[in-house]
RNA sequence: GGAGCAAGAUGGACGGUCGCACGACUUUCAAUUUAUUGAAAGAGUGAGGAAAGUCCGGACUCCAAAGAGCAAAGUGCUUCGUAACGCGAAGAAGAAGCAAUUCUAUGGAAAGUGCAGCAGAAAGUAAACAGCCUCUUUUUGAGGUAAUGGUGAAACGGUGAGGUAAGAGCUCACCAGUUGCGGAAGUGAUUUCGCAAGCUUUGUAAACCCCACUUGGAGCAAGGUCAAAUAGGAGAGCAGAAGUUGCUCGCUUUUAUUAACUCUCGGGUAGACCGCAAAGAGAUUUUUGGCAACAAAAAUUCAAGAUAAAUGACCGUUACUUGAUUUUAUCAAGAACAGAAUCCGGCUUAUAUUUUUGCUCCAGAU
Numbered sequence: 001g002g003a004g005c006a007a008g009a010u011g012g013a014c015g016g017u018c019g020c021a022c023g024a025c026u027u028u029c030a031a032u033u034u035a036u037u038g039a040a041a042g043a044g045u046g047a048g049g050a051a052a053g054u055c056c057g058g059a060c061u062c063c064a065a066a067g068a069g070c071a072a073a074g075u076g077c078u079u080c081g082u083a084a085c086g087c088g089a090a091g092a093a094g095a096a097g098c099a100a101u102u103c104u105a106u107g108g109a110a111a112g113u114g115c116a117g118c119a120g121a122a123a124g125u126a127a128a129c130a131g132c133c134u135c136u137u138u139u140u141g142a143g144g145u146a147a148u149g150g151u152g153a154a155a156c157g158g159u160g161a162g163g164u165a166a167g168a169g170c171u172c173a174c175c176a177g178u179u180g181c182g183g184a185a186g187u188g189a190u191u192u193c194g195c196a197a198g199c200u201u202u203g204u205a206a207a208c209c210c211c212a213c214u215u216g217g218a219g220c221a222a223g224g225u226c227a228a229a230u231a232g233g234a235g236a237g238c239a240g241a242a243g244u245u246g247c248u249c250g251c252u253u254u255u256a257u258u259a260a261c262u263c264u265c266g267g268g269u270a271g272a273c274c275g276c277a278a279a280g281a282g283a284u285u286u287u288u289g290g291c292a293a294c295a296a297a298a299a300u301u302c303a304a305g306a307u308a309a310a311u312g313a314c315c316g317u318u319a320c321u322u323g324a325u326u327u328u329a330u331c332a333a334g335a336a337c338a339g340a341a342u343c344c345g346g347c348u349u350a351u352a353u354u355u356u357u358g359c360u361c362c363a364g365a366u
Base pairs, nucleotide, nucleotide: 001362002361003360004359005358006357007356008355009354012318013317014316015315016314017313018312020046021045022044025042026041027040028039029038030037031036048337052348053347055346056345057344058343059342060219061218062217063216067249068248069247070246072215073214074213075212076211077091078090079089080088081087092106093104094103095102096101107210108209112208113207114204115203116202129149130148131145132144133143134142135141157175158174159173160172161171162170176200177199178197179196180195181194182193183192184191185190223274224273225272226271233265234264235263236262237261240254241253242252243251282301283300284299285298286297287296288295289294320334321333322332323331324330325329
């Protein structure tokens, strides 16, 4: 100097004028039930790193209070973290890369079923096409074989020696894999070492399946209070009806055939307030413990609350990037992804410009 890897930050700033929304606070005025309501002014605050996706997990609310089984769904290496998770941290194994580092739908194929095009003789308790050997034979036929050749991604472990009619783990030596028994390290996944056994067993489970663990449902349009309105109408059902994914059992509640309840048809009303001062598994800083994710303690702190939906517009100066001209200053243009709606912890996706730290490789100089 160049090319990369990993983890972050920022998302323009300042000032002025006008405008919008808001729980609580201060002042003034009015009404009045004397403690409330309304109005004005002041002060204060006012859309993100993802607010997006609605993919996970919860807090909270309701289903009167509870249970078991089946089905169904989800997760799937180990340990730790967390309220919890399909998330995070640290590792193991496998793969890619020179490396920093990155990725993994990572339990089981000897419980069973299914699938694997073409080529090839044959693709799994699968085979004998060419070839080799023996016998027979005019032609040919029978038997043995899987060393050599061919097809293919893959053809009943590999190399060498012996042996054989020719061959083959048929036998032996070494190596690889598998199984069994032990040692060492580690919490563990796992790694490594030794002995024995000729045992040699394709792949696929984001195919069905088996195994282990987990799981009630619906959702702020949850739910609650006040007000208003009509026709407390008509029909059907039956020992039923209801208990919020489905089925079964059990349990509980309710009603007594003129009833409750369920279903169908028809009619009326649909406004205000709370939930919602957003106070929390909250935020910031420091200390301690831990490789880390995180945990504990202390101090400080409260930062939008709308409801057809506020959080804006204009001006000036200035910061950044690009271009042009030019005694370095002037002029012009540009600036992404994108708007809260009960709240929180994650994941995924989009993202202009500028910038920080650590690490790897290449080339050159000293």